[in-house]
The RNA shown here (transfer RNA) has 73 nucleotides and comes from a Deltaproteobacteria bacterium. Its Rfam family is "tRNA". Rfam links the family to the GO term triplet codon-amino acid adaptor activity. The organism belongs to Myxococcia, within Bacteria. The RNAcentral record of the sequence draws on ENA.

RNA sequence: GUGCCCAUAGCUCAGUUGGUAGAGCGCCGGAUUGUGGCUCCGAAGGUCGCGGGUUCAAGCCCCGUUGGGCACC
Numbered sequence: 001g002u003g004c005c006c007a008u009a010g011c012u013c014a015g016u017u018g019g020u021a022g023a024g025c026g027c028c029g030g031a032u033u034g035u036g037g038c039u040c041c042g043a044a045g046g047u048c049g050c051g052g053g054u055u056c057a058a059g060c061c062c063c064g065u066u067g068g069g070c071a072c073c
Base pairs, nucleotide, nucleotide: 001072002071003070004069005068006067007066010025011024012023013022019056028042029041030040031039049065050064051063052062053061
């Protein structure tokens, strides 16, 4: 230099042919318990790396860009 893959909640990751952004763990509150743990119930938590485009509508499609990884040169 060229090509490809990854980036979504604090962490690990889903997200179907473009149509309300989710799960597990964690955190917070409650139930249970002599206390704690386990278990159960509830709630909070997101500019979907960033900027732009297409569209009635974008995590998803297109362009650019940043960071990480792989292959080739």

Model confidence (mean pLDDT): 80 of 100.